[in-house]
Molecule: c-di-GMP-I-GGC riboswitch aptamer
Organism: Lentibacillus sediminis
């Protein structure tokens, strides 16, 4: 600085099930393993979701706020193999 089809050495771990937790979205922990070659980390732009409080007469509308990084874009770092 490329590339990553198999394989090793390590490593995350979808859907699903269970218990907390929340209002939901979700998340955490055990099991499970659909896949990851940054499936490592940051909510900055975008994006999807939810919306108990609030407005609204009222709501199935609107949002303050919240989740989501295993949707995309950048920021950081940067691990294994094999090559310049």
């Nucleotide at each position: 600085c490329c590339a990553g089809u198999c394989a090793a050495a390590g490593g995350c771990a979808a859907a699903c099930u269970u218990a907390u937790u929340g209002a939901a979205a979700a998340a955490u922990a055990a099991g499970g393993a659909c896949g990851c070659a940054a499936a490592a980390u940051c909510a900055c732009g975008g994006g999807u979701c939810u919306a108990a409080a609030g407005c609204u007469u009222a709501a199935c509308g609107c949002c303050a706020a919240g989740a989501c990084g295993g949707c995309c874009g950048g920021g950081u770092u940067u691990c294994c193999u094999g090559g310049a």